[in-house]
RNA sequence: UCUCUGGAGACACCCGGAUAGCAGACCGGGGGCCGAAGGUGCAACAUAUAUCCAAGGAUAUAUGAAUCUCUCAGGUAAAAGGACAGAGA
Numbered sequence: 001u002c003u004c005u006g007g008a009g010a011c012a013c014c015c016g017g018a019u020a021g022c023a024g025a026c027c028g029g030g031g032g033c034c035g036a037a038g039g040u041g042c043a044a045c046a047u048a049u050a051u052c053c054a055a056g057g058a059u060a061u062a063u064g065a066a067u068c069u070c071u072c073a074g075g076u077a078a079a080a081g082g083a084c085a086g087a088g089a
Stems, first nucleotide, its partner, number of pairs: 001089006011031001013030005032076003038072001039070001041068001045064008
């Protein structure tokens, strides 16, 4: 990386359009909500560099994480997707 299996949360929201009609999908508008595609941000810690020093450390700069954080993106019946886990190649 590929295949199979499992895999949560949150309005089948409201108004208008389109359509022969329609829960859905599409277009425009409105307000909630969720975090586990992706993305953002953060460290008492660690590492590196420099300076100081009472040689123990101190200060400054830089780098580094998540299931945390934000809610940009995405999602909010089913389907699809889905971090992650197990098995196989």
This is a predicted structure of an 89-nucleotide RNA (Glycine riboswitch aptamer) from uncultured Marvinbryantia sp. Its Rfam family is "Glycine riboswitch aptamer". Rfam's curators write: This family represents the bacterial glycine riboswitch. The RNAcentral record of the sequence draws on MGnify. The prediction has a mean pLDDT of 80.